Small-subunit ribosomal RNA from candidate division WWE3 bacterium RIFOXYC2_FULL_42_13, 1448 nucleotides, folded computationally. The prediction has a mean pLDDT of 83. The organism belongs to candidate division WWE3, within Bacteria.
[in-house]
RNA sequence: AAAUUCCUUUUUUUAACUAAGAAUUUGAUCCUGGUUCAGGGUGAAUGCUAGCGGUGUGCCUAAGGUAUGCAAGUCGAACGAUUCUGCAGCAAUGCAAAGUAGUGGCGAACGGCUGAGUAACACGUGGGAAUCUACCCCUAAGUAAGGCAUAGCCCCUCGAAAGAGGGAGUAAUUCCUUAUGUGAAGGAAACUUCAAAGCGGCAACGCGCUUGGGGAUGAGCCUGCGGCCUAUCAGGUAGUUGGUAAGGUAAAAGCCUACCAAGCCUAUGACGGGUAGCUGGUGUUAGCGCAUGACCAGCCAGAAGGGCACUGAGACACGGGCCUUACUCCUACGGGAGGCAGCAAUCGGGAAUCUUCCACAAUGGACGAAAGUCUGAUGGAGCGACACCGCGUGAGGGAUGACGGCCCUCGGGUUGUAAACCUCGUUAUAAGCACCGGCUAACUACGUGCCAGCAGCAGCGGUCACACGUAGGGUGCAAGCAUUACCCGGUCUUACUGGGCGUAAAGAGUUCUGUAGGCGGCUAGAUAAGUUGGUGGUCAAAUACCUCGGCUCAACCGAGGAAAGGCUGUCAAUACUGUUUGGCUAGGAGGCGACUAGGGGGUAGCGGAACGUAUGGUGUAGCAGUAAAAUGCGUUGAUAUCAUACGGAACACCAAGGGGGAAGCCAGCUACCUGGGGUUGUCCUGACGCUGAGAGACGAAAGCGUGGGGAGCGAAACGGAUUAGAUACCCGUGUAGUCCACGCUGUAAACCAUGCCUGCUAGAUGCCAGAUUUUUUUGGUGUCGAAGCUAACGCGUUAAGCAGGCCGCCUGGGGAGUACGGUCGCAAGAUUAAAACUCAAAGGAAUUGGCGGGGACCCGCACAAGCGGUGGAGCAUGCUCUUCAAUUGGCUGAUAACCCAAGAACCUUACCAAGGCUUGACAUGUAUGAAGUAGUGGACCGAAAGGCGAACGACCGGUAUCCAACCCGGAGCUUACACAGGUGUUGCAUGGCUGUCGUCAGCUCGUACCGUGAGGCGUACCCUUAAGUGGGUUAACGAGCGCAACCCCUACUGCUAGUUGUAUCACUCUAGCGGAACUGCCGCGGCAACGCGGAGGAAGGUGGGGAUGACGUCAAGUCGGUAUUGCCCUUACGCCUUGGGCUAGAAGCAUGCUACAAUGGCCGGCAUAAAGGGUCGCAAAGCCGCGAGGCUGAGCUAAUCCCAAAAAACCGGUCCCAGUUCGGAUUGGAGUCUGCAAUUCGACUCCAUGAAGCCGGAAUCGCUAGUAAUCGUGGGUCAGCUAUACCACGGUGAAUACGUUCUCGGGUCUUGCACACACUGCCCGUCACGCCAGCAAAGCUGGGGCCACCCGAAGUCUCACAUUAGUGGGCUCACGGUGGAAUCAGUGAUGAGGGUGAAGUCGUAACAAGGUAGCCGUAGGGGAAUCUGCGGCUGGAUCACCUCCUUU
Repeated sequence: AAAUUCCUUUUUUUAACUAAGAAUUUGAUCCUGGUUCAGGGUGAAUGCUAGCGGUGUGCCUAAGGUAUGCAAGUCGAACGAUUCUGCAGCAAUGCAAAGUAGUGGCGAACGGCUGAGUAACACGUGGGAAUCUACCCCUAAGUAAGGCAUAGCCCCUCGAAAGAGGGAGUAAUUCCUUAUGUGAAGGAAACUUCAAAGCGGCAACGCGCUUGGGGAUGAGCCUGCGGCCUAUCAGGUAGUUGGUAAGGUAAAAGCCUACCAAGCCUAUGACGGGUAGCUGGUGUUAGCGCAUGACCAGCCAGAAGGGCACUGAGACACGGGCCUUACUCCUACGGGAGGCAGCAAUCGGGAAUCUUCCACAAUGGACGAAAGUCUGAUGGAGCGACACCGCGUGAGGGAUGACGGCCCUCGGGUUGUAAACCUCGUUAUAAGCACCGGCUAACUACGUGCCAGCAGCAGCGGUCACACGUAGGGUGCAAGCAUUACCCGGUCUUACUGGGCGUAAAGAGUUCUGUAGGCGGCUAGAUAAGUUGGUGGUCAAAUACCUCGGCUCAACCGAGGAAAGGCUGUCAAUACUGUUUGGCUAGGAGGCGACUAGGGGGUAGCGGAACGUAUGGUGUAGCAGUAAAAUGCGUUGAUAUCAUACGGAACACCAAGGGGGAAGCCAGCUACCUGGGGUUGUCCUGACGCUGAGAGACGAAAGCGUGGGGAGCGAAACGGAUUAGAUACCCGUGUAGUCCACGCUGUAAACCAUGCCUGCUAGAUGCCAGAUUUUUUUGGUGUCGAAGCUAACGCGUUAAGCAGGCCGCCUGGGGAGUACGGUCGCAAGAUUAAAACUCAAAGGAAUUGGCGGGGACCCGCACAAGCGGUGGAGCAUGCUCUUCAAUUGGCUGAUAACCCAAGAACCUUACCAAGGCUUGACAUGUAUGAAGUAGUGGACCGAAAGGCGAACGACCGGUAUCCAACCCGGAGCUUACACAGGUGUUGCAUGGCUGUCGUCAGCUCGUACCGUGAGGCGUACCCUUAAGUGGGUUAACGAGCGCAACCCCUACUGCUAGUUGUAUCACUCUAGCGGAACUGCCGCGGCAACGCGGAGGAAGGUGGGGAUGACGUCAAGUCGGUAUUGCCCUUACGCCUUGGGCUAGAAGCAUGCUACAAUGGCCGGCAUAAAGGGUCGCAAAGCCGCGAGGCUGAGCUAAUCCCAAAAAACCGGUCCCAGUUCGGAUUGGAGUCUGCAAUUCGACUCCAUGAAGCCGGAAUCGCUAGUAAUCGUGGGUCAGCUAUACCACGGUGAAUACGUUCUCGGGUCUUGCACACACUGCCCGUCACGCCAGCAAAGCUGGGGCCACCCGAAGUCUCACAUUAGUGGGCUCACGGUGGAAUCAGUGAUGAGGGUGAAGUCGUAACAAGGUAGCCGUAGGGGAAUCUGCGGCUGGAUCACCUCCUUU
């Protein structure tokens, strides 16, 4: 759309098309916002590569210059002449055919090329009237009679040439005269004027010619509308706009001239500047659009630059003319010639674009009657992968899955049916390029080591790079593939379709006055501009779309068809809008009456408090100021106080969360003048309205000018402090200014960061002004909230909600609100307002942390209260540093430094020197060889290791019960190869272990809920606890890792067992199992959890101690404990040996010991532990030695024996405050012990020696009870020892804690943040250096124009002379010249700022209350960030108070 059907329904037919996101700001999130990528395209270029064909296409740059050839001629049927050939003729000559220069005709204005100019009636589209049109078609009439020249040709002259001149003479379809006038032109008419050419043919006739009419074609002119950028171009224009007259043209017209008038264009963008041929179309896109104008087609414009006309139907003429300029060429120097933006070609330019080809066979064109001639138009070929399309590079079989390559977990995998090979086919022949971290399809190995390099974006590379380079493999496309450049897309990132403006970029400081413009209440009529519908014309062809057809297909080509839309004509419709004519007032707006609030504005006068000054009085030594001070004032009498006078500025209380105004802003009282608002009314007008580009007016503070005034305050300035400095913060002075009058400036965080007006959409509550009244209602001003909106925060009838109208503004950050230009201003400056360059972000809101010289609460030997130390001395030990052949290495704030190391003379040992070994000191395997083999190994060399080597000299298993021989195998050995070995490197490749925050109370999960999301809730709040311990409450309910408990030791006790303790038992002890303590009981408080007190008890609120260390942090520590990836060494970075070193020594640091003494030293006497260890051992007793120790050796494999004596304490004596009877370092001598070895380098003993040190600066450490302090004892390691260390054990045995202000560390909540490597954070500006682009600049140079003047070619026009021809004058005028005013570029010593650059200097301005809250405007100052004054803002933290709201 059609059919069917009452309706619903059902059935049938039908075309084409249709919209994707991703990466990147952050610790993470949402948003805003830019950047980049994936797609398509090209007249392309570049790199690598290349088999064939078809169809297209090919100087985008220098509208630069051009050698050479060709590109427009033709007609003898217009004409005379002439040449050659043939024929005829003796010849003159004639005829035929083929030409030729010239006269004449037609053509040359087409075709071909290019896009410089042009922003214009140039183009596109639609209209129009005042025109011409050769050849062509139709039609009407005619074609009569004469004449004069001239080229060619001939002769002469000039010239190098180009060419020119003179003479004689000639033809025509050349030219002229006359006749005629179908007709035409002119005229009101009479009338006047105006033509012609012939040629061919035997002829018929044909081709022409002249004058008209009509057509066709082509051309000229006018006009509506349409299509670039710029207002940092705002005014332009004198032939300019119009009229009259003459001229001029084919034709209208200021087209031209004279005169008259003063118009004309313009914010709907004139004029100027820049750029550009326009269109059909082409590319892209879902579309709207955006970009573009190669090829093909239409139009325009141009022909070396500029000007000009002639001829002609047509030109102001690409291959015609004249002049001028530039350039090139020829020349005999006198003068001449030329124009490839036609086709080829050449040079040049450039990233870059072809053959000096063939043919007029086809198509078309010129001429011709025709044949034909000409045609670089055209048709073809050539070159170029430049583009599109098509085809091919073999097909079928073929697994020992060959060799090789690559990888490998060493098993294998992959390349891969791929190859080889077989069959078939072909004359033959033929695969590359890019990519493989993400976006984005595709991964491994090696090399390199922030290097070399990659990169479209973010980014990769600093020793395991899927990101660089190479290889293997893979992915994509394919005779191409990539890259670069440009266009559209994605990009809703300019938003018409289709965006925004509280905080992200963005509401103008206000809009009282309001222009233009846009929009506009109710109702009726007319009209028909917009609007809607029908119909006609047109929008060339090609292209695009659909259908059909032709090349084997396709590209390509042919035929037919259709839609939408634009412009225009016409006929209708009239809802809405417009125009116009009337009407209305509920409800817009205005007026009127009544009432009313107010820091609304202006002028004048008045007032008191305070302050300062002056005078006088009283009065005496200080005042002032600060965190603390000082400068300052004061005995010339300050401050204080009293009296009087003067002066200027501001107006306490009321006062407010309050009022008014357009905003800025406005405050004592009174008077006068004056603007606006609100409420109410049965009043009036009748849409008079809203907004508002430009314009006008107002506009805090600071600032400027003139004149006043000047009390206080107070930029600048000066002084004092603070400080590293202090151009500041603090203090003392103090000038402009602040005040008034008049004038200017015109900006602020001028903010509610929210334009004005109108309507609609829940409420609650406070206040102000009215009206009514007790229900309320109007206007205003706040808070909380519904729906809704928002990125979130938040807004929410005072909208940031839902809609309408109008204006302003935004389009990444920086550069920059800057430069230049314009306007305004006295200046300061304001306003308007870019670009180069640079970055991949800049930003908003919210989240989680961390941090704060923010807040609240809590805890800890954190402080405080105490006790004792360290820091000073000597020594011990460790470390740094230095030294050295080596002083091996690691560890370095807390969390390294008596740490690794629970014990370096050799060994250890890793270091150094020297000497040696090389399958190795050690392991496994393969192969080989050997009978005097393995093994033992005197002597010799050597420091040893090692070397050489006399001599002695074998074994096991099997065949096989024994023996012998042989054979095989083994152990061991030799040689060769795989390999061993490494305390070499990387703890930033790792495992494991450990330290620290911290034994702090935290860290998480499931489900549900909230949020777009990151996340939140749970885990917050109140109470309580050592504790996220427990309780109450709660959009949460549960759970896990931590806490606690379970484990060990210890304190009391029961039972059992026990010997080495005891003569025996009890008891003690030993060691196994139990009990006991749970806020259980009582009282008080509390909802509870729990807290306080008490009783009992060995023990009381975790009884004391230990083990136990959540998620995680510090790339914390360790490759040198072991393990281990990668890398490195392999006659050495491996292994062995001797000696040395780790033990050095100016200095510094850390941890300790011993002291400095009388609470003590020394001498003598005497009492009491616990826990350990012991057979390569502990060792008693006895004897010797002053002693270390020696000799001898009982006992003990340990509740039996031994180490073993505990010490401080206590008792007695002595010393008498001193470098000592303190202190013991250092040194000399003599010894002992261990051990191969005591020199470097052991411990101990004895005698002698007798140092510093008299209680320790700044600072700093440990400890809350059996603790600190003090006293001794044991053990491990170990031959010995450097142990004063470490790990254990017991003895004696205190003081103090008010408390949480402060320091340090931690936990929870909250707040700010520009931090997230997380405050050791981030970050600002000057200065210095390198690089980059732009700006200014004395000037210099150039370009395109403008104005005035001078000169003035050719030429048209005109005038005069002249009359075959020409000459002269004039107007105009190209080129050229002079001067001037502008403008646009280039360059420029230097100057000022900007950007950028791993590690420069000075400070620390901002972010936290950023350590003086910050910021805005303005003014002054200062190395710099900045400081200060005045006014403003909150986009300021914190505390307190007030008010309001919500909830209870």